[in-house]
Context: one part of a larger RNA
Molecule: small-subunit ribosomal RNA, central domain
Organism: uncultured bacterium
RNA sequence: UUGGGUUUAAAGGGUGCGUAGGUGGUAUAGUAGGUCAGUGGUGAAAUUCCAACGCUUAACGUUGGUCCUGCCAUUGAAACCCCUGUACUUGAGUAUGAUAGAGGUAUGCGGAAUGCGUAGUGUAGCGGUGAAAUGCAUAGAUAUUACGCGGAACUCCAUUUGCGAAGGCGGCAUACCGUGUCAAGACUGACACUGAGGCACGAAAGCGUGGGGAUCAAACAGGAUUAGAUACCCUGGUAGUCCACGCCGUAAACGAUGAUUACUCGAAGUUGGUUUGGAGUAACAGAUCAGCUUUCUAGCGAAAGCGUUAAGUAAUCCACCUGGGGAGUACGCCGGCAACGGUGAAACUC
Numbered sequence: 001u002u003g004g005g006u007u008u009a010a011a012g013g014g015u016g017c018g019u020a021g022g023u024g025g026u027a028u029a030g031u032a033g034g035u036c037a038g039u040g041g042u043g044a045a046a047u048u049c050c051a052a053c054g055c056u057u058a059a060c061g062u063u064g065g066u067c068c069u070g071c072c073a074u075u076g077a078a079a080c081c082c083c084u085g086u087a088c089u090u091g092a093g094u095a096u097g098a099u100a101g102a103g104g105u106a107u108g109c110g111g112a113a114u115g116c117g118u119a120g121u122g123u124a125g126c127g128g129u130g131a132a133a134u135g136c137a138u139a140g141a142u143a144u145u146a147c148g149c150g151g152a153a154c155u156c157c158a159u160u161u162g163c164g165a166a167g168g169c170g171g172c173a174u175a176c177c178g179u180g181u182c183a184a185g186a187c188u189g190a191c192a193c194u195g196a197g198g199c200a201c202g203a204a205a206g207c208g209u210g211g212g213g214a215u216c217a218a219a220c221a222g223g224a225u226u227a228g229a230u231a232c233c234c235u236g237g238u239a240g241u242c243c244a245c246g247c248c249g250u251a252a253a254c255g256a257u258g259a260u261u262a263c264u265c266g267a268a269g270u271u272g273g274u275u276u277g278g279a280g281u282a283a284c285a286g287a288u289c290a291g292c293u294u295u296c297u298a299g300c301g302a303a304a305g306c307g308u309u310a311a312g313u314a315a316u317c318c319a320c321c322u323g324g325g326g327a328g329u330a331c332g333c334c335g336g337c338a339a340c341g342g343u344g345a346a347a348c349u350c
Base pairs, nucleotide, nucleotide: 003322004321005320006319007304008303012318014201015200016199017198021194022193023192025088026087027086028085029084030083033081034080035077036076037075038074039073040072041071042070049065050064051063052062053061054060091191092188093187094186096183097182098181099180100179103177104176105175106174107173108172109171110154115149116148117147118146119145120144121143125136126135162169163168206247207246208245209244210243211242216240220236221235222234223233258317259316260315261314262313263312266295267294268293269292270291271290272289273288274287275286276285277284299306300305323350324349325348332343333342334341335340
């Protein structure tokens, strides 16, 4: 390289949009670039292969044939691919009518709780633990009542629930923006799929500037435990946690399962539609479309298991793997304020 693979053995890019490229629905007419067939030319000789012959045999040699799977020209074929024209509607999209939701952004508001402040009541403890101590407290704590301040998070509802491309999203209200699904079948007429580079988004932590700072809490300090205890436990506590703007660009970014399309037994539940019976705004029973969850047949799988949301049967495109360590390291380059990220070896060794 071919091949074989990628849930868990090495291996799916964190996610989307999209350029080039690759691939692509139905019918029909044409062309003849690919494709297929015939003919001609060319494809040096030696070599290789086959046959016969010559050196006593063999190696070796001679002759003939094959081969040279190719290229060029020409004559045809027209199923398929390309190209051109016309048409179609089932893929895709648009419009219409319904409908769903913790989808996003911004602004405003709310109550509970923690903490703090002021004032009242009240008196000797509180707190914490396996047990303690550090700590707080007669300068009046803890507890309790009233008022106030400030920041952060939104109990119940709540869920194998819902939404989002992923990260993720949960108090209430308003405004703006985005999306899905269903119905009917009006319009466009293949406008599609995938997507190297590229661009955008991307938890937490971290970084820069300016705010904010209630809680919690790396670092740090003290008390315990212990042989020791740079820990687990306790008392404190700073960055940070929050906001605005700008970076960073990584995660067990997981379904450890790329995207799209088609096909392939059933059973149970649930969310959002439509519809039939029934009912007449409902409950109930069915049908159907789109999601979410459980179980299972065939099939697959090394097994665990997967099983119409496939890890089954197929197709297209992308990404990735090729023994362990060295190593996601070194060097170089690119990006970054930095931290570091991306790309990414070899010697050597087993």